[in-house]
RNA sequence: GGACCCUUGGCUCAGUGGUAGAGCGCUUCCUUCACACGGAAGAGGUCACUGGUUCGAAUCCAGUAGGGUCCA
Repeated sequence: GGACCCUUGGCUCAGUGGUAGAGCGCUUCCUUCACACGGAAGAGGUCACUGGUUCGAAUCCAGUAGGGUCCA
């Protein structure tokens, strides 16, 4: 220098055009003498950034940034 892949709650990941979700974690409550386990409820996201396409974008397109693999 070139090719390809990834970027979504604190963590690991779904979601491939029509209300952003799960597991774990966190908070409160129930249960217990207490802790753990178990049960119920809740908080937490400018979907990496900028622009474009579209009635509508996490999703499609272009660019930028960060990370990874390979080639030279």
RNAcentral holds the sequence, with entries from ENA. This is a predicted structure of a 72-nucleotide RNA (transfer RNA) from an Armatimonadaceae bacterium. Its mean pLDDT, the model's own confidence on a scale to 100, is 82. Taxonomically the source falls in Armatimonadaceae (Bacteria, Armatimonadota, Armatimonadia, Armatimonadales).